Order: sequence, then structure tokens, then C1' cells
RNA sequence: GAAGCAGGCCGGAUGAUCGCGCCCGUCAUGGGUGAGGAAAGUCCGAGCUCCACAGGGCAGGAUGCUGGGUAAUGCCCAGGCCCGCAAGGGACGGAAAGUGCCACAGAAAACACACCGCCGAUGGCCCCGACGACGGGGCGCAGGUAAGGGUGAAAAGGCGAGGUAAGAGCUCACCGCGCGCCUGGCGACAGGGGCGGCACGGCAAACCCCAUCCGGAGCAAGGCCAAAUAGGGGAGGAGAGAUGGCCCGUCUCGUUUGACUCUUGGGUAGGCCGCAAGAGGUGUCGGGUAACCGGCAUCCCAGAUAGAUGAUCAUCGGCCACAGGGCUACAGAACUCGGCUUAUAGGUCUGCUUCGGCC
RNA sequence: GGCGGCGUAGCUCAGUUGGUUAGAGCAGUGGAAUCAUAAUCCACGUGUCCGGGGUUCGAAUCCCUGCGCCGCUACCA
Repeated sequence: GAAGCAGGCCGGAUGAUCGCGCCCGUCAUGGGUGAGGAAAGUCCGAGCUCCACAGGGCAGGAUGCUGGGUAAUGCCCAGGCCCGCAAGGGACGGAAAGUGCCACAGAAAACACACCGCCGAUGGCCCCGACGACGGGGCGCAGGUAAGGGUGAAAAGGCGAGGUAAGAGCUCACCGCGCGCCUGGCGACAGGGGCGGCACGGCAAACCCCAUCCGGAGCAAGGCCAAAUAGGGGAGGAGAGAUGGCCCGUCUCGUUUGACUCUUGGGUAGGCCGCAAGAGGUGUCGGGUAACCGGCAUCCCAGAUAGAUGAUCAUCGGCCACAGGGCUACAGAACUCGGCUUAUAGGUCUGCUUCGGCC
Repeated sequence: GGCGGCGUAGCUCAGUUGGUUAGAGCAGUGGAAUCAUAAUCCACGUGUCCGGGGUUCGAAUCCCUGCGCCGCUACCA
């Protein structure tokens, strides 16, 4: 210098005037405070609240190497294995439990198979020599074979040597695979030597199996106060509801004094709580490789309800135009947290890899 | 705010245990027929299967993620 990998931070600043929400003090008004890193998507996990908590079975869903962190997680950290020259990246249990699928092409797609090819040892046929046993040559009929070609995303261990008629784990070395042993490690796994001649193609983001976890609904949850009224009409109706999938069981309501369902109509749509001091922020010390945990100090940091968080001006910063000027990303709380994912003009910082040049 | 569903040709819809080329009707274009128009007959074109990524030999279909649209949802008796 080129190419690339991983990650962090900021994301306008200051002042004046006029406004808006909330809180505090005084009654004239003063003071304090007021969006985000994602407040977003609502994709995971919780807190909180209700469902009259009696349980059992089945179904269903989620996750998926190992160990740890955490209130919990599908998140985070560390390690293993695989991939990449590397920085780094990876939805990574099981395909010898079973079922299923593998189009087209191809001989054959999972109980392997034979189109071209190679061979034709053995058997057959033909020719030559010979009385004959037999010997030599040929054909490529039976048959052997899976080296090579060809098809395909994928072709039945790979590669080399021996061997053979030609070949083949047929035999051997190395690699791969499987089984059991030893050593190291909490473990995933790694290393070593032994045995087996290969049985075992791919797909589980196909069904499924295994292991672990999971009750449902959501602040329009739910509680209190106030206001208002027709617990009305019509149709169906013997079962219905809760334990929110289903069944058993249990409990509750009801069978003409009508549960429940559908439909039509009536009334109120106001206030308070939930609701903001929390798995809280910042600093520091200690433990831990780290995620994270603990001690101490300090701070209080939006709470609206159709929804406040704004407007104007000045100076400075950045970008575009270079004349005055214009623009300044993504976006905006709605019960609250921990994560993930997605959007983001511009600026800035850190660590690292490979290649090339120079000293 | 919360919960649920949908997205395939210009329009309305099929197609979803992954398979070779994604179809139908209407609409459109050209031709025939007619004096002319409509109806009728013949022929034709038509797609980022909402976008992006992944699994797979292969994706409209399976998985992840984003975008757009639609619906339901207060209380009382």
C1' cells in the first nucleotide's frame, strides 16, 4: 500500500424567548424534571394479575455437541468438533429402532447392477499337427469381471503395490470406517496401540426416536368508587360450564319456576389504584480465563391516557452547493425488566489476518 | 396497546405429504365472420409465486428474518 475479519463509541453543542406534561413549595408566582440505542418488530424468556388450583393419561409445542452464567431463556461466556491459507465462521443429538423419499438421466439409486469395455482360466464350437492321449491357434456362444468409459447432486471404502485369464479387500502398507482396551480430560473429545477386510450412500428446516423443558390468558390483566338501566323481545333448547387441546376423574349450574347458545334491543363509556426505588444506574475494591457474582460508596433518572417531551432566533460543528442559501440519519415511551432481530446520514476508535514493496 | 390471519398473471382464485413446463376464468392483443358493432369461433402474450437469507441434487411449498394489508379486542344488567 492492497484485500479482508471481528468489535466498541458518538449520533449534534451552547444560550435566549414563548409554550406543553408531571412533581414540590407558595398563592403574585417560583423551582426541579421530561424519549432511544434501537423507545421498533412483538421473535424468545421472566416479573405481576386473574382463571373456584385435585389429580392422572394422551395429544401438542419448544430446544438439541460439552461445561458454566442467569430470576429465566431459543440469550451470553469458555471449550470441543467441522469449515476457511488466516483473522474468523457454523440451527452441531440419532440415518447399524422403524417407515418414507431420492425427479430427469443412467445398466443399476439401496436385498445393487452390467450399456460400451476387459477377459474368456473352466465348458462349448471351428481349424492345424497327431492313430491317439495331447499340443498349438481362432470364435466370442455359455460364462467371468467391475480396472477404465459413460449417466447423475449422489454409483457401494480411497490410493499405491502384489496378484490374476481379466479383475476384485483376493492379499499387503498407509488413510478412512467399525468394535473393544489403555492414557489424559468434570465432559464434549483427544492421543496410543490391538482386532475386524468393509457390514454402514444422502435427506430428520420428511415422519419419527431419544433427552430436557412447557397449564391458559394477558395491564383493554385485575381491584375499588361513581353513574345509568328494560337482568327486556324473538328463535333453539336438555344438557351446559370450570379444570382453556382431548379423555377419565372432580366441582358448579340446570331440565318447562328454562341452565346454556344465537339474535335483536337498552344503559354507562367518568375517576382512583395497578404505575415506576428497580433482577435499577454510576464509581471503586475483591473473586472468576470469561459471561457473571459479591462488598462498599453515591444517585433518583418521563409517567401521559388520544396521549406532554415543542417552536422561533443567535453562535458554533458536519454535509451539499460555492451568490444569497439549503440540509442535518433511523426513528419516537404507553405495566415493567433481560435478550435477540431489524433500521440507521455521517463521524470516530480498537484489535487482528493474508499478500506485495521499502528500511 | 394486545391477539389472530392473509400475500400466486391487470382482476378473482386453483396449485402446499418438495420433482421435471406454475394453471383456470374474466380482462387484453391479433385474425375470421358482418355493410358495421356486439355476441360467437380461432390463435397469442402474461408472472422477481411480497423482499432477503438458509436447508436440499431440486423450494410457490420446509425453516429463519423483514415488508405490506385485513380482522377481533372496554364495561354494566
This is a predicted complex of two RNAs, RNase P RNA and transfer RNA, with 436 nucleotides together. Rfam match: Bacterial RNase P class A. Rfam links the family to the GO terms ribonuclease P activity, tRNA processing and dimeric ribonuclease P complex. About the family: Ribonuclease P (RNase P) is a ubiquitous endoribonuclease, found in archaea, bacteria and eukarya as well as chloroplasts and mitochondria. The family's RNA type in Rfam is ribozyme. Its mean pLDDT, the model's own confidence on a scale to 100, is 77.